[in-house]
Context: one part of a larger RNA
RNA sequence: GAACGAACGCUGGCGGCGUGUCUAAUACAUGCAAGUCGAACGAGAAAGUCCGGCUUCGGUUGGACGAGUAAAGUGGCGAACGGGUGAGUAACACGUGGGCAACCUGCCCUCCAGACUGGGAUAAGCUCGGGAAACUGGGUCUAAUACCGGAUGAUAUCUGGCGAUGGCAUCUUUACCAGACCAAAGGCGGGGUAACCUGCCGCUGGGGGAUGGGCCCGCGCUCCAUUAGCUUGUUGGUGGGGUAACUGCCUACCAAGGCGACGAUGGAUAGCCGACCUGAGAGGGUGAUCGGCCACACUGGGACUGAGAUACGGCCCAGACUCCUACGGGAGGCAGCAGUAGGGAAUAUUGCGCAAUGGGCGAAAGCCUGACGCAGCGACGCCGCGUGGGUGAUGAAGCCCCUUGGGGUGUAAAACCCUGUCGGUGGGGAAGAACCGCACAGGUAGUAACUGACCUGUGCCUGACGGUACCCACAGAGGAAGCUCCGGCUAACUCCGUGCCAGCAGCCGCGGUAAUACGGAGGGGGCGAGCGUUGUUC
Numbered sequence: 001g002a003a004c005g006a007a008c009g010c011u012g013g014c015g016g017c018g019u020g021u022c023u024a025a026u027a028c029a030u031g032c033a034a035g036u037c038g039a040a041c042g043a044g045a046a047a048g049u050c051c052g053g054c055u056u057c058g059g060u061u062g063g064a065c066g067a068g069u070a071a072a073g074u075g076g077c078g079a080a081c082g083g084g085u086g087a088g089u090a091a092c093a094c095g096u097g098g099g100c101a102a103c104c105u106g107c108c109c110u111c112c113a114g115a116c117u118g119g120g121a122u123a124a125g126c127u128c129g130g131g132a133a134a135c136u137g138g139g140u141c142u143a144a145u146a147c148c149g150g151a152u153g154a155u156a157u158c159u160g161g162c163g164a165u166g167g168c169a170u171c172u173u174u175a176c177c178a179g180a181c182c183a184a185a186g187g188c189g190g191g192g193u194a195a196c197c198u199g200c201c202g203c204u205g206g207g208g209g210a211u212g213g214g215c216c217c218g219c220g221c222u223c224c225a226u227u228a229g230c231u232u233g234u235u236g237g238u239g240g241g242g243u244a245a246c247u248g249c250c251u252a253c254c255a256a257g258g259c260g261a262c263g264a265u266g267g268a269u270a271g272c273c274g275a276c277c278u279g280a281g282a283g284g285g286u287g288a289u290c291g292g293c294c295a296c297a298c299u300g301g302g303a304c305u306g307a308g309a310u311a312c313g314g315c316c317c318a319g320a321c322u323c324c325u326a327c328g329g330g331a332g333g334c335a336g337c338a339g340u341a342g343g344g345a346a347u348a349u350u351g352c353g354c355a356a357u358g359g360g361c362g363a364a365a366g367c368c369u370g371a372c373g374c375a376g377c378g379a380c381g382c383c384g385c386g387u388g389g390g391u392g393a394u395g396a397a398g399c400c401c402c403u404u405g406g407g408g409u410g411u412a413a414a415a416c417c418c419u420g421u422c423g424g425u426g427g428g429g430a431a432g433a434a435c436c437g438c439a440c441a442g443g444u445a446g447u448a449a450c451u452g453a454c455c456u457g458u459g460c461c462u463g464a465c466g467g468u469a470c471c472c473a474c475a476g477a478g479g480a481a482g483c484u485c486c487g488g489c490u491a492a493c494u495c496c497g498u499g500c501c502a503g504c505a506g507c508c509g510c511g512g513u514a515a516u517a518c519g520g521a522g523g524g525g526g527c528g529a530g531c532g533u534u535g536u537u538c
Base pairs, nucleotide, nucleotide: 001538002537003536004535006534007533008532009531010530013385014384015383016382017381018380019378020377021343026341027340028339030338031337032336035077036076037075040074041073048065049064050063051062052061053060054059084296085295086294094220095219096218097217098216099215100214103213104212108209109208110207111206112205113204114203116150117149118148119147125140126139127138128137129136130135157180158179159178160177161176163174164173166171186201187200188199189198190197191196222268223267224266229259230258231257234256235255236254237253238252239251240250241249271293272292273291274290275286276285277284278283298319299318300317301316302315321332322331323330324329349375351374352373353372357371358369359368360367361366388418389417390416391415398409399408400407401406422479424474425473426472427471428470432465437460438459439458440457441456442455443454444453482527483526484525485524486523487508488507489506493522494521495520496519497518503510504509
């Protein structure tokens, strides 16, 4: 000098864009943060309004609307994404480059083939109980795209036979033959008297793709040798098991290996990277925000479900802690967004909206979304603007200095003439909106044809921010400047006070009676809505 997620002191007008618990991975009140589908399924209220009957005028009862709505249940998809944090981890965790002839992949795209025929349950409901509660037991009824048989069935899988091809040891790719084994579900429309035909969304098996992952390897990756030896599933093999898959991944047996001064083992520290800061560069430092990967979700362990699990807002067990309890037993997990307490030098609102972007579900309308978009707070940072402009004296007053002549503050002020940024008041007022949907018109494939599907055009509809940005008008210099330094380094000097005192100080050093170095004043220098100090890095 530059930089900062900064803090502290003094000061503080406005705006834009960013950014904000670096400490206790401490504990958490409260609300919200993951639902959705009635076009998979069975069932299905109430308040209220209207009408009728009875009425002791209080009500009671029946029907219609409310409404096939709400809440609940079965089933499907999602909940493994998105969001947070950096504890652990020195490791194939990460980065980079490869490999899988050792693998998986829901939804999506594409191609081929199919969807036949049966069955028994169960939740909700009703009913009888247990319990303070959380919750739970028995009986009975019922549905499905829930569950289970049978059929068909292949280029899929396995086995056997027989060739061809490629290669990298196992092997790969592929033709043919035989055998074994395995599937499914419907829903919503349109036409038709019906049989049936047809559209869309789904369902099943298989091939390919895309996407996402899994595993393996080369190289790179902090400090300590005042850590020198480490290792028994250890190193390798065989058989078996296990996995989507290779492997001591696991197991039995066999062999006795494997690693290490090219630093094993142990200890300390630490998430890694793109990047960021600095620097002419080489390098050094950092790993906030944003993006990629990893790990974690009160602590430790475990599996289940599923295409997929570290399963943050799932389950089970143990532990610590907190809460409820009728003492028998239960409930909980903010390192999601706000917010609270605590720690700390220190870090924000218990805000608005799904209008946009993105995500989940749904045929769709739509619903959900503390992701996100915005707003609020903080000079925390960067950038921009303003606090006025012009004229104005051999030069007011005040203050300071003085050799008492004068000099400085100083065109500075006053005064006169102007302007109107920001702020204030009044008026106008966006872009961000494209979709989707609806209406109309046209087209494409398909169909015997229509509806419908898809595409195109026109019109209508949708804004949290926000009456915001922006524009216009009005009044009026009015509301808007400080901080630090002045001995040398280093830009800027005098007076007074003090008297090795009080104090200053980054280094050298100042102060013991004329201190440009302490304190004040006048003056001056620097930067400016900031200025200085401290901390840290180069």

Description
This is a predicted structure of a 538-nucleotide part of an RNA (small-subunit ribosomal RNA, 5' domain) from a metagenome.